[in-house]
RNA sequence: AGUGGAAAAAGGCAAACUGCUCGUAAGGGUAGGGCGCAAAGCUAUGGAUCGCUGAAUAAUCGAUCGCCAGGCUGCCGAA
Numbered sequence: 001a002g003u004g005g006a007a008a009a010a011g012g013c014a015a016a017c018u019g020c021u022c023g024u025a026a027g028g029g030u031a032g033g034g035c036g037c038a039a040a041g042c043u044a045u046g047g048a049u050c051g052c053u054g055a056a057u058a059a060u061c062g063a064u065c066g067c068c069a070g071g072c073u074g075c076c077g078a079a
Base pairs, nucleotide, nucleotide: 005076012037013036017032018031019030020029021028022027035066041072042071043070045069046068047067048064049063050062051061053059
């Protein structure tokens, strides 16, 4: 230094639900909340799911990275 994520510490994030708010919607923002998370940090590149339009199983445009991969970055630290 790498793999590996046990134990501990410093901290971090924040599901459902509720209030307000933006959006036709999927969903987003914010405050409370705390189910969980070692990348639950960032990124819609591939797949997947969801929404609008559409006659449509076509196609377009969107949404989700806390669904799975890929890419970039990162705290602590043992057998």
A computed fold for a 79-nucleotide RNA from a Candidatus Aerophobota bacterium, annotated as c-di-GMP-I riboswitch aptamer. Taxonomically the source falls in Candidatus Aerophobota (Bacteria, Bacteria candidate phyla). It matches the Rfam family "c-di-GMP-I riboswitch aptamer". From the family's description: GEMM was predicted in a large-scale screen for bacterial structured RNA regulatory elements. The model forms 95% of the base pairs in the Rfam consensus.